[in-house]
Order: sequence, then C1' cells, then structure tokens
RNA sequence: GGUAGAGGAGCAGAUUCUCAUUAGUAAAUGUUGGGAGAAUGACACCAAUGAUCAGCAUCGAAAGGGAGAUCUGCCGAAGCACAAAUAGUGGUCAUGUUAUUUGUGUUGGGGCGACACUGAAGAAGUGUCGAACUGUCAUUAUGAGCUUAGCUUAUAGUGGAGAACUACU
Repeated sequence: GGUAGAGGAGCAGAUUCUCAUUAGUAAAUGUUGGGAGAAUGACACCAAUGAUCAGCAUCGAAAGGGAGAUCUGCCGAAGCACAAAUAGUGGUCAUGUUAUUUGUGUUGGGGCGACACUGAAGAAGUGUCGAACUGUCAUUAUGAGCUUAGCUUAUAGUGGAGAACUACU
C1' cells in the first nucleotide's frame, strides 16, 4: 500500500407506504368596525370601487420537521463552521433560504442535563459546556494462565485520538 473486520438503543438516504402534529391555523368567501398604506430594503403590482389590522360566520389546506414499517448504502459511517462556484426559490433585484461540488478547520460513539439558535412545538435538529457510560490504543499496579528475562487475559488508575484500531498480505 491492498483486502477484510469491530464499536452499538451505530450513521446516512428514499419525489416507498401509514400515522400523529402543524390546525380548526393560513388562504378564500360574506359581513361589521376602521380610515391609509402593507412586507427585511428598493422598485413594480394592489389599494377611498376602502390598504394593514380587528370581530363574527362559512369553508378549510399544505410544506418543512417527527414516529413506525420496508428497502438501500455503509463504520469519517456522518455532522458542524467558514469561504468559493453552480442551480432553484420568492413579481424583479438585494438580504435570505434549499440542494450539489470544491477547499480549510473541527468532532471516536450513543444517551442524559443546562444554556443558545432554528422550529408551530413540552417534538426534533445544531452548537457549547457538565457528570457518567462505552469501544480502541498506550502506559502503571495487582491477580491468573502459559511455551515463564516474556506473552495473553481480568480488574482498577492515568493519558491520547478516527488519515485512527484489529487481522491477513
């Protein structure tokens, strides 16, 4: 260098299905009040033939996110931050946002808790911190075994990081 593996409520995906939530919300229609602008900014459009807003009535969603089942790819699986490029989104542009690719940096893994952000949310996600757990390597001590200056293994302590670790070649 190559091949194959292990960590476990492991990681990610699906224009596959079902369910809950979103929500009796938004939008639309009618009516009442009200009286000038509404949105992240500008322009366009709309607006006294009545804007934004509020009440009542009728009607009434969806996307993202979530759970389960099934399938697929895997073990830097994957995630996050920043920068760049491309495409989409919104009436146009900008801010923004979604997806893909590249570069740099960072995180061993899952759960719990606190705080912050996103979110309709007491769901979930992301980040930081905290106390434990767990896998791996190194090292120290003790015990046991063996082919006995040593090797293997169990327990406990300390420390490190995935371009790592183990096996074969």